[in-house]
Context: one part of a larger RNA
Molecule: large-subunit ribosomal RNA, domain IV
Organism: Malawimonas californiana (nom. ined.)
RNA sequence: UAAUAUUGAAGGAACUCGGCAAAAUAACUCCGUAACUUCGGAAGAAGGAGUGCCAGUUUAUAAAAAUAAAUUGGCGGCACAGAGCAGAGGGUAGCAACUGUUUAAUAAAAACACAAAACUCUGCAAAAUCGAAAGAUGAAGUAUAGGGUUUGACGCCUGCCCGGUGCUAGAAGAUCAAGAGGAGAGGUUAAUGCUUCGAAUUUAAGUCCUAGUAAACGGCGGCCGUAACCAUAACGGUCCUAAGGUAGCGAAAUUCCUUGACGGGUAAGUUCCGUCCUGCAUGAAUGGCGUAAUGACUUCCCUACUGUCUCCAAUAUUAACUCA
Numbered sequence: 001u002a003a004u005a006u007u008g009a010a011g012g013a014a015c016u017c018g019g020c021a022a023a024a025u026a027a028c029u030c031c032g033u034a035a036c037u038u039c040g041g042a043a044g045a046a047g048g049a050g051u052g053c054c055a056g057u058u059u060a061u062a063a064a065a066a067u068a069a070a071u072u073g074g075c076g077g078c079a080c081a082g083a084g085c086a087g088a089g090g091g092u093a094g095c096a097a098c099u100g101u102u103u104a105a106u107a108a109a110a111a112c113a114c115a116a117a118a119c120u121c122u123g124c125a126a127a128a129u130c131g132a133a134a135g136a137u138g139a140a141g142u143a144u145a146g147g148g149u150u151u152g153a154c155g156c157c158u159g160c161c162c163g164g165u166g167c168u169a170g171a172a173g174a175u176c177a178a179g180a181g182g183a184g185a186g187g188u189u190a191a192u193g194c195u196u197c198g199a200a201u202u203u204a205a206g207u208c209c210u211a212g213u214a215a216a217c218g219g220c221g222g223c224c225g226u227a228a229c230c231a232u233a234a235c236g237g238u239c240c241u242a243a244g245g246u247a248g249c250g251a252a253a254u255u256c257c258u259u260g261a262c263g264g265g266u267a268a269g270u271u272c273c274g275u276c277c278u279g280c281a282u283g284a285a286u287g288g289c290g291u292a293a294u295g296a297c298u299u300c301c302c303u304a305c306u307g308u309c310u311c312c313a314a315u316a317u318u319a320a321c322u323c324a
Base pairs, nucleotide, nucleotide: 001319002318003317004316005315006314007313008312010310011309014308019305027051028050029049030048031047036041038153052075053074054073055072056071057070058069059068060067061066076080088303089302090301091300093298094297095295096294100112101111116151117150118149119148120147121146122145128137129136130135154290155289156288157287159220160219161218164217165216166213167212168211169210170209173208174207175206179202180201184197185196186195187194188193221239222238223237224236225235248282249279260276261275262274263273264272
């Protein structure tokens, strides 16, 4: 000096990105227990009291032993759940409903999954998948079944747009390949012939076209004026669009300007909570907004606690180092 332990005056998070680490809590019996809530929970909420040993008495289960509870008197210690093992607690918010799963060896999460919801395909020799095929899975199943896609408990809901892209449907029409067809033309030849080109006509899917479809991919506006203070604009005008963002939520895991403004908490708060709405660039199963319970998740606050710190010190063991 380092590692691992132990202890510490006064203070008690002033440390730090952050209470990281440490400390604190801890058993059993009894009392007591809030908001909220899907009435199950929350809950071991929180917060308290008791606990050893000796000698009796009573009660319960009992044949007894034994155990448990109540109760009387006494005894010792610094200390009686006598060592060890054994929840810190509370409040606000975000995200995800939950238990679960995951990057074997830097990520455990808000990511994946999930019950549940919706769309879509599939009538059984099913669709879908593997295979060159036979064949197999699906399934010894049969639409309350099976495949695919998306959302993701539950509650309240899920608005407008089919112009583009996709998908579905459509006995007309347009276009359209090989094939069919063979008007006609060429080469060669004495001729028959052989051979080359080839118009009309006919003709599939597809495309064009006509419709439907957004819990399909997706999209969801400008400018100007106007009310008897000012300001604002329920109202009007105009341009454009397939339609111009509805309900909700909103400086948000989304807000650039921005430490927005106001309020709360602090002596002092770029974070946090509530409200506002001027949404750079929110928004409805690419789901929107709530939500009890749950979480080694993330943010903020409080109590308790402490060598994290003010500010370091001492002790033990080990290593390093010096000498032998």